[in-house]
Molecule: RNase P RNA; transfer RNA
Organism: bacterium
RNA sequence: CAAGUCGUACAGGCGGCCGCGGCCUCUUUCGGGGCCGAGGAAAGUCCGGGCUCCACAGGACAGGGAGCUGGGUAACGCCCAGGGGGAGAAAUCCCACGGAAAGUGCAGCAGAAAGCAGACCGCCCCGGGACUUCGGGUCUCGGGGUAAGGGUGAAAAGGUGGGGUAAGAGCCCACCGCGGUCCGGGUGACCGGGCCGGCACGGCAAACCCCUCCCGGAGCAAGACCGAAUAGGGCAGCGUUUGAGGGUGGUCCGCCCGAGGUUGCCGGGUAGGUCGCUUGAGGAGCGGGGUAACUCGCGUCCCAGAUGAAUGGCCGCCACUCCCGGAAAUCCCGGGGAGCACAGAACCCGGCUUAUGUACGGCUUGGCGU
RNA sequence: GUCUCCGUAGCUCAGCAGGAUAGAGCGUUCGCCUCCUAAGCGAAAGGCCGGCAGUUCGAAUCUGCCCGGAGACGCCA
Numbered sequence: 001c002a003a004g005u006c007g008u009a010c011a012g013g014c015g016g017c018c019g020c021g022g023c024c025u026c027u028u029u030c031g032g033g034g035c036c037g038a039g040g041a042a043a044g045u046c047c048g049g050g051c052u053c054c055a056c057a058g059g060a061c062a063g064g065g066a067g068c069u070g071g072g073u074a075a076c077g078c079c080c081a082g083g084g085g086g087a088g089a090a091a092u093c094c095c096a097c098g099g100a101a102a103g104u105g106c107a108g109c110a111g112a113a114a115g116c117a118g119a120c121c122g123c124c125c126c127g128g129g130a131c132u133u134c135g136g137g138u139c140u141c142g143g144g145g146u147a148a149g150g151g152u153g154a155a156a157a158g159g160u161g162g163g164g165u166a167a168g169a170g171c172c173c174a175c176c177g178c179g180g181u182c183c184g185g186g187u188g189a190c191c192g193g194g195c196c197g198g199c200a201c202g203g204c205a206a207a208c209c210c211c212u213c214c215c216g217g218a219g220c221a222a223g224a225c226c227g228a229a230u231a232g233g234g235c236a237g238c239g240u241u242u243g244a245g246g247g248u249g250g251u252c253c254g255c256c257c258g259a260g261g262u263u264g265c266c267g268g269g270u271a272g273g274u275c276g277c278u279u280g281a282g283g284a285g286c287g288g289g290g291u292a293a294c295u296c297g298c299g300u301c302c303c304a305g306a307u308g309a310a311u312g313g314c315c316g317c318c319a320c321u322c323c324c325g326g327a328a329a330u331c332c333c334g335g336g337g338a339g340c341a342c343a344g345a346a347c348c349c350g351g352c353u354u355a356u357g358u359a360c361g362g363c364u365u366g367g368c369g370u
Numbered sequence: 371g372u373c374u375c376c377g378u379a380g381c382u383c384a385g386c387a388g389g390a391u392a393g394a395g396c397g398u399u400c401g402c403c404u405c406c407u408a409a410g411c412g413a414a415a416g417g418c419c420g421g422c423a424g425u426u427c428g429a430a431u432c433u434g435c436c437c438g439g440a441g442a443c444g445c446c447a
Stems, first nucleotide, its partner, number of pairs: 001366010012318007020037007039342001043353002046351005051219004058253004063215005068082005083097001084095004098210002103208002105204002120150002122146011158176006177199001178197008223275004233266006245257003268446002282301002285298005320339005325333002371443007380396004389427001398414005420436005
């Protein structure tokens, strides 16, 4: 310097003028003053919680979700550490990673044969026939053996090598793989080793399913209070204790409420205010524990709360990047111009994912120079 | 805020419990017919199935994450 890879930080700064939202405050009023005022993703709403109401949320089924191990956490599908598998030359990265010896199912085309399979070619043996250069060979027909070779396929019923055989074959042996068992290490996933077995048990569960674990429902338009308004209207169904219906999700049970009631349709009305509302699993700092995620202690800080919805606009200077000009020169000079991302709170947090500008650093590999 | 559905040829739609070289109608283009046009008849072109990953031997179909579009519900009585 280049390529790759991993991570971190910032989200322009200062001043002036005008303006907007909230809180506090001064003033009889007009008005004035002070403080605060978007994000790393405020986004998508994909997960998990807090909070609120429904019964302190109960039982069964259904339904949904998670799925290597250990830890973290309020919780998680997140994070950390580890195991196993995979990609890469390496740094490093990726994995929806339980079960296919419980059952059901699926596998087009090709191929002889596709699930406890299969002789198309080939190889070998036996018998018959024909030809012959009669040692034998070639061709052909029939019977049998063979999964080593060819060919098909994503996949052909362990792999490689040797022995063995008519040719072959775990038929036998060595190593690897696989299964069982024992020993050792580890909290565990798992790892290492010994012995036995000649190999049974192919793939797909992001097909149904089985196993283990988790999940009650709804959402700040939750929910509470004040106030306003009406034709407190019409029709139809069901029901009044042998009980309709409701208690926000699917069914049943249970529990609670339950009578001019309840459900549906038509018609009508209001679309105001206050609380919830921002102090919280909170931020930054120091110290301790832990490999880490994270956690404990101390003192410290207060940091948006709008409701058609504030957080903006203009000017100047300085940064940064690019272009133009001068100069031998990317580095120097001064002048001009342009640019400066993605986006934007709405009950609040923890994650994930997606969008996005710039700067810096670590590591790996290669090249060049000293 | 809570959900639901859709995206396949220029347009409207099939196909989606995996097995394809992705179909149909209308439209387009060309040819035939006709004096010409329309209708009719025959033929052809036109698709990376919204995008990117993954599972699988194999994905329009299954799964995840995005992008775009459409729709429903909520108060009083």